[in-house]
RNA sequence: CCUGGCUCAGAAUGAACGCUGGCGGCGUGCUUAACACAUGCAAGUCGAACGAGAAAGGGUUCUUCGGAACCUGAGUAAAGUGGCGCACGGGUGAGUAACGCGUGGAUAAUCUACCCCCGAAUCUGGGAUAACAGUUCGAAAGGGCUGCUAAUACCGGAUGACAUCGGAAUCACUUUGGCGAUUUUGAUCAAAGAGGGCCUCUUCUUAUAAGCUAUUGUUUGGGGAUGAGCCCGCGUACCAUUAGCUUGUUGGCAGGGUAAUGGCCUACCAAGGCUACGAUGGUUAGCUGGUCUGAGAGGAUGAUCAGCCACACUGGAACUGACACACGGUCCAGACUCCUACGGGAGGCAGCAGUGAGGAAUUUUGCGCAAUGGGGGAAACCCUGACGCAGCAACGCCGCGUGAGUGAUGAAGGCUUUCGGGUCGUAAAGCUCUGUCAAGUGGGAAGAACCUGCCCAGUGCUAAUAUCACUGGGCACUGACGGUACCACUGAAGGAAGCACCGGCUAACUCCGUGCCAGCAGCCGCGGUAACACGGGGGGUGCAAGCGUUAUUCGGAAUUACUGGGCGUAAAGAGCGCGUAGGCGGUCUCUCAAGUCAGAUGUGAAAGCCCUGGGCUCAACCCAGGAACUGCAUUUGAAACUGGCAGCCUUGAGUACUGGAGAGGAAAGCGGAAUUCCUGGUGUAGAGGUGAAAUUCGUAGAUAUCAGGAGGAACACCGGCGGCGAAGGCGGCUUUCUGGACAGUUACUGACACUGAGACGCGAAAGCGUGGGGAGCAAACAGGAUUAGAUACCCUGGUAGUCCACGCCGUAAACGAUGAGUACUAGGUGGUGCGGGUAUUGACCCCUGCAGUGCCGUAGCUAACGCAUUAAGUACUCCGCCUGGGAAGUACGGUCGCAAGACUAAAACUCAAAGGAAUUGACGGGGGCCCGCACAAGCGGUGGAGCAUGUGGUUUAAUUCGACGCAACGCGCAGAACCUUACCUGGGUGUUUGACAUCCUUGGCCCGCUUUAGAGAUAAAGUUUUCCCUUCGGGGACCAAGUGACAGGUGCUGCAUGGCUGUCGUCAGCUCGUGUCGUGAGAUGUUCGGUUAAGUCCGGCAACGAGCGCAACCCUUGUCUUCAGUUGCCAGCACGUAAUGGUGGGAACUCUGAAGAUACUGCCCCGGUUAACGGGGAGGAAGGUGGGGAUGACGUCAAGUCCUCAUGGCCCUUAUGUCCAGGGCUACACACGUGCUACAAUGGCGUGUACAAAGGGUAGCGAACCUGCGAGGGUAAGCCAAUCCCAUAAAGCACGCCUCAGUUCGGAUUGGAGUCUGCAACUCGACUCCAUGAAGUUGGAAUCGCUAGUAAUCGCGGAUCAGCAUGCCGCGGUGAAUACGUUCCCGGGCCUUGUACACACCGCCCGUCACACCAUGAGAGUUGAUUGUACCAGAAGUCGUUGGGCUAACCCUUCGGGGAGGCAGGCGCCGAAAGUGUGGUUGGUGAUUGGGGUGAAGUCGUAACA
Repeated sequence: CCUGGCUCAGAAUGAACGCUGGCGGCGUGCUUAACACAUGCAAGUCGAACGAGAAAGGGUUCUUCGGAACCUGAGUAAAGUGGCGCACGGGUGAGUAACGCGUGGAUAAUCUACCCCCGAAUCUGGGAUAACAGUUCGAAAGGGCUGCUAAUACCGGAUGACAUCGGAAUCACUUUGGCGAUUUUGAUCAAAGAGGGCCUCUUCUUAUAAGCUAUUGUUUGGGGAUGAGCCCGCGUACCAUUAGCUUGUUGGCAGGGUAAUGGCCUACCAAGGCUACGAUGGUUAGCUGGUCUGAGAGGAUGAUCAGCCACACUGGAACUGACACACGGUCCAGACUCCUACGGGAGGCAGCAGUGAGGAAUUUUGCGCAAUGGGGGAAACCCUGACGCAGCAACGCCGCGUGAGUGAUGAAGGCUUUCGGGUCGUAAAGCUCUGUCAAGUGGGAAGAACCUGCCCAGUGCUAAUAUCACUGGGCACUGACGGUACCACUGAAGGAAGCACCGGCUAACUCCGUGCCAGCAGCCGCGGUAACACGGGGGGUGCAAGCGUUAUUCGGAAUUACUGGGCGUAAAGAGCGCGUAGGCGGUCUCUCAAGUCAGAUGUGAAAGCCCUGGGCUCAACCCAGGAACUGCAUUUGAAACUGGCAGCCUUGAGUACUGGAGAGGAAAGCGGAAUUCCUGGUGUAGAGGUGAAAUUCGUAGAUAUCAGGAGGAACACCGGCGGCGAAGGCGGCUUUCUGGACAGUUACUGACACUGAGACGCGAAAGCGUGGGGAGCAAACAGGAUUAGAUACCCUGGUAGUCCACGCCGUAAACGAUGAGUACUAGGUGGUGCGGGUAUUGACCCCUGCAGUGCCGUAGCUAACGCAUUAAGUACUCCGCCUGGGAAGUACGGUCGCAAGACUAAAACUCAAAGGAAUUGACGGGGGCCCGCACAAGCGGUGGAGCAUGUGGUUUAAUUCGACGCAACGCGCAGAACCUUACCUGGGUGUUUGACAUCCUUGGCCCGCUUUAGAGAUAAAGUUUUCCCUUCGGGGACCAAGUGACAGGUGCUGCAUGGCUGUCGUCAGCUCGUGUCGUGAGAUGUUCGGUUAAGUCCGGCAACGAGCGCAACCCUUGUCUUCAGUUGCCAGCACGUAAUGGUGGGAACUCUGAAGAUACUGCCCCGGUUAACGGGGAGGAAGGUGGGGAUGACGUCAAGUCCUCAUGGCCCUUAUGUCCAGGGCUACACACGUGCUACAAUGGCGUGUACAAAGGGUAGCGAACCUGCGAGGGUAAGCCAAUCCCAUAAAGCACGCCUCAGUUCGGAUUGGAGUCUGCAACUCGACUCCAUGAAGUUGGAAUCGCUAGUAAUCGCGGAUCAGCAUGCCGCGGUGAAUACGUUCCCGGGCCUUGUACACACCGCCCGUCACACCAUGAGAGUUGAUUGUACCAGAAGUCGUUGGGCUAACCCUUCGGGGAGGCAGGCGCCGAAAGUGUGGUUGGUGAUUGGGGUGAAGUCGUAACA
């Protein structure tokens, strides 16, 4: 950078929870248990269909005062017959994956009560029955019997057609099945009245009645409207780990049934029907308009509202009816609840309220029919938990308010602070205003209202100015909400702000507390003492009567990609082919019009969304209109394209012919080399094998060698990014059979093509089966080695196997990690096969075509790497596959297989990543080049001894603290007896403001000295009594006392820091600007070729320049010059001495110390690119940075130091501060580091003798002299130093002794005696003398330093310091050896390569085992749910049949009865639940068991990444 998942910011919700809560409007409110329900209500109405008909109360009369009669109440209540309604409205979403729903059709296959229009009719009879009365059974619910009665109840008859059915004829239409119309004929079928009005006509003259009239009802027919039934096209979830399903099944004929088609049902006949375009099965689910989201396409959803469907405790069934198989009907069965007199009964809130339960969770047992709508009625009216309202709930949306202006001493207070301040903050207070909401008072019957009744007018009907109907006008009546909306007034800033967040995403920061605790967390992650992340405070940000959280949906997510993704390496091309279905398909013409396009028509309900306008003060909300509804259907056109039909064509494809190439395939035969074995010969002691060995073979003759033989397998050279094949794969030679490709040429067929789900075939190695074969090789196995182990790598053997035949398996990194096909898109170059051209005698050479095979490369593509005419480019066609990592290519199921196993293929759970390519580093027991005392070559050490010193450990009251690989350990400490000192013990002290600093007050002077007690601090007593300034008040220095601010801390944190330091490393590196390249990280420069000590320089180069480093400049040393000449020097001159620069003098030399010079590859030769540079040489004191020093880039190590110092934070404050004495830091079984001295003869000892440099010195160095064996002491000159002193340098040299030994080596240890320093040497100093005389005889593994004036060796000085040096820092003297070289060890630099590392190999990381937890598979079983099937059983009920019992209407009758019809009852088919048997599917659970996942520090190894 990419891929890819996870997560967030948005919108939404019938929500819930937490905190909070002022008002109003409009909406919404059991998403869970279609769980169970107490109580009330939710469907009645009609007296103008009918019969019957109270009571209380009131009144009148009578009364024997007990009461009775009549009227009223009242034709009322209640009940009944009858009509209509109860199938609407209301609820719920269990079931249903279906013609259930949506959409569009169809019904020529149908029905439709009430309603509307039109036509006709409404005649005449009859018998019952409830109510009621009586009686009877029962606890009840409910019945039974007898008797009476009405109708618009029921029944017979008449009439009757345009109605229905049947026959006949004609015409129109039509899907050719039928259907409509007209004519004719036969059969069949009706009715019911009611309440008004009137007298024109008749009867009668009064009134009636008949009648007339209008209304309403009834019957019949047609039409309409509405509603419904049935049928069809299309659309409508998931699972193929559900692939086959079906017997009334599919069709036909006949019949039955229905309003109606139809296997809807029955009998018979046929054997069909559905299915990969997903049947069957399983799971889930009411569907839609819409709703939410989204740019859209889509995705999710189906609350409220609206349409459809289904259901009404569960299952079944029918009845009634226009419509039901009926939520508030019936019957049966079941479960449950209730009543009961135990005999039997009753019930169904998924209506409105309400209760319980469940749940995170969802309201009042309200008011009213005033409105809208519905039922009944002629109407009044009644009913209406539909509906209208109110109540509860911030549940949602919308609106309003909680005040406005002014106000700086920037008040108080809070928070913070760098103590200055900042901030809350004009915020408050104060002043001036306003009056919404709420509160109170008053007004307000506004609006929401029509029907109906009455009156008037008109019109119609009629005989009629009755009635009745209609129209218009007027009057009257009716409000649940509600004293509500609204208005006015009153007073009053008064009553009204919270919630979340503030590390990033994401707007908003600080203090305190806490200290990997408590906690937070959407993801990343925060918290281990300075937390912007936890908790609180202050401040801020966001939203606001709400704010957050949780849950869910869409979005972001192009993260399922139609719009709009991919598959070389990230997940993803099937191992390969053939080919079915399917998809897709060359050229031309005609035609059709399925797709396509255009127009029209119908439909796409309303509501919603959108636009416009309007109404509530606005808005939400509501109303009106429009648009839209992307769809479906019908129809009319168009004909380019796709498609269909027909015909033509040849370029795609194929065929024929000619030709050459080839490890293409199968079978048979043949050949030589080699290995092994056997036989024989020669020959003798080994052979073989390895890193080295051993096992092994061999004196019974191996190996070696020669000859012969046997057998199996494989085919050296040729041999090649050569060839062939679809892939796997194919390699000696010959023959036979056979497949494909290629080139050339003409001819033929005429799209025959491409791809290809399933299916089928092929398919390395290994493996399996049967039978052969078996030389070599070689799993397993055995032995030998290696190793900590070595079930490995190595070695010696060795069986399956490898080989052949036949059969199975079906997988590989079966890879080009790249599916097949076609077309197009720069080139260059090399192989292979076949041609063409030119030329030639010919072979070459040159140009060129096709096919195949490699490399490089342009455009383009790609995340990059890379690909690039053999595409990973540009397009098209078809197939396969992918969707985070792990679990897992696993489990279960299925298919295949002899097995091994293969194919298909999940989930729970878990993580926030897993992954690709490239980059920079780091690393590699990767590579190349180079350097360094890195190795090597040398010299000397350490490690062994004794001692010194530091550290660890141990000990201790304390052994103060720090430093820990190099880069801690003779380090901090350049020096612990006290002090130091930080530690311990003890004393405690003091005024605990303190030993020390500043400020304030008071007093005084202080300081110092002496004595006493004490270990001392300290305490007590005594003594002494100032200085400076002065305005004369006082002030300052100093001391004491007091007060509080504060002091103090070597207490903690070096992982909060500064500063300083170490280290890589004096290594040659580290970077920048501009440019260029790359999507980017980055690269380039800085790489490359040379060269250098060096990123030093040169050359080249998309780089050109620059900076920090390197080098140089600085110091020192080496040579010279000049200047200067004391304290240094003395050549020449002079003086003096025993001698000495001692003296005069000198300025030459040495030296001192200042300024200069000199060295630059400058010169010569050679090499090298005419370079840098290298080699050699000359000259020169010095030669290639002359030697040494100082100087340390960017950075690394959270390196070291809070105990040098400084410092944040924390901690202590009568102590962790401070003072004092003593002790300790010096301990000592032991281990390590660094040193000293040695072990000796290159030495030791003794005597003599020579030569330095650099330093130090006044509280000092101290000569000389005296003294002591000595350390030293005494006295004392000189010197603040080129003058004097420390101060004799030592090794060396000369001479002598020692003679190889624990010694004349070595000096530890110990005893004694001393010296010095110091208040003080016991713990615990150094030195001296005498005596003692330990270990040690050159040091294991290992390891250190050094390259020249170096190592080694020798002494000298200094700091610290009273004293104490083997340490440290310096100084000079003597003065080597070796370096072939860069293979190896260590460290480093540059380039390159790999990487799974980036805390960077001291990295990362794998598996078993052990422990804990989690989910899951198997499991003898066990227990549920669901479903199939077989059988049994069979309620209610329809249907069929029977109907001997019973029977009003009709018919006949001799009146006895009979018939017709009906009913009960019986039987039969079907049939729910229940039962039995047997299967399927799917859950729970199960001893045990399998793997899996997860888990800061378990075990064993080290498999992977170099």

Record summary
Small-subunit ribosomal RNA from an uncultured prokaryote, 1506 nucleotides, folded computationally. The sequence is in RNAcentral, with records from ENA. Rfam family: Bacterial small subunit ribosomal RNA.